A computed fold for a 171-nucleotide RNA from Thalassobacillus devorans MSP14, annotated as glmS glucosamine-6-phosphate activated ribozyme aptamer. Lineage of the source: Bacteria > Bacillati > Bacillota > Bacilli > Thalassobacillus devorans. Its mean pLDDT, the model's own confidence on a scale to 100, is 76.
RNA sequence: AUUGAUUUAAAAGCGCCAGGGCUAUUUUCAGUUCGGAUUGAAAAUAGUUGACGAGGAGGAGGUUCAUCGAGGUCUCGGCGGAUGCCUCCCGGUUGCAGCACUUCAACCGCAUGUUCAGCUUUUAAAACAAAGAGGCGACUCUUUUGGACAACGAAGCUGGACGUAGUGCAA
Numbered sequence: 001a002u003u004g005a006u007u008u009a010a011a012a013g014c015g016c017c018a019g020g021g022c023u024a025u026u027u028u029c030a031g032u033u034c035g036g037a038u039u040g041a042a043a044a045u046a047g048u049u050g051a052c053g054a055g056g057a058g059g060a061g062g063u064u065c066a067u068c069g070a071g072g073u074c075u076c077g078g079c080g081g082a083u084g085c086c087u088c089c090c091g092g093u094u095g096c097a098g099c100a101c102u103u104c105a106a107c108c109g110c111a112u113g114u115u116c117a118g119c120u121u122u123u124a125a126a127a128c129a130a131a132g133a134g135g136c137g138a139c140u141c142u143u144u145u146g147g148a149c150a151a152c153g154a155a156g157c158u159g160g161a162c163g164u165a166g167u168g169c170a171a
Stems, first nucleotide, its partner, number of pairs: 014080004019076001020049013052069003058089006090109006098169005113162010128146003131142004
């Protein structure tokens, strides 16, 4: 120095970069100029950019453009992963007017049938303005300061409608 194996740690709207954009340097070509110089294009090398938060995890297997919105709009394009979805298992709740069980039904995952309506809660962040730090530059960073605005979902409460099994036991 290379290759392989193992272990540990970190991230999960998270990570990465072969395309594209942008920057620097060098070279070549073309234009302007007396010259110095300067403009454009191409290539090489080295860099830079490449999603703003909210919400989301019982286990196994499978699967892939896996929810929501934003004063962002290259947040282009692509790759990987992933808390989504499906099946099974485990667990929980409700249901036969009491109790228990179930290879019954529905729903759920510290769990409370389906559905409609209302109220409350669930700190939005980037953007923007400013300050500081790093870099020639593109650009990046910060428990920094100021200040505004969501939606889905979830939780709690209230009201309406609908649905409400089998077996055993007891009364």